RNA sequence: GAUCGACUGGCCCAGUGGUGAAGGCGCCCGUCUUACACACGGGAGAUCGCAGGUUCGAACCCUGCGUCGAUCA
Repeated sequence: GAUCGACUGGCCCAGUGGUGAAGGCGCCCGUCUUACACACGGGAGAUCGCAGGUUCGAACCCUGCGUCGAUCA
């Protein structure tokens, strides 16, 4: 330098154009317990890497850029 892949809460990730971005771990509150843990119930937390474009509508499609990884040179 070229090609391919990934980027979504603190972490792991689901979601392949259509109201509300699901789940697990973690965190907070409550019940339980002498207390802690477990269990159960509830809650908070995501400008979907960035910027444009297409579309009535974009996490999803297109373009550029960034970061990381793989392969080739």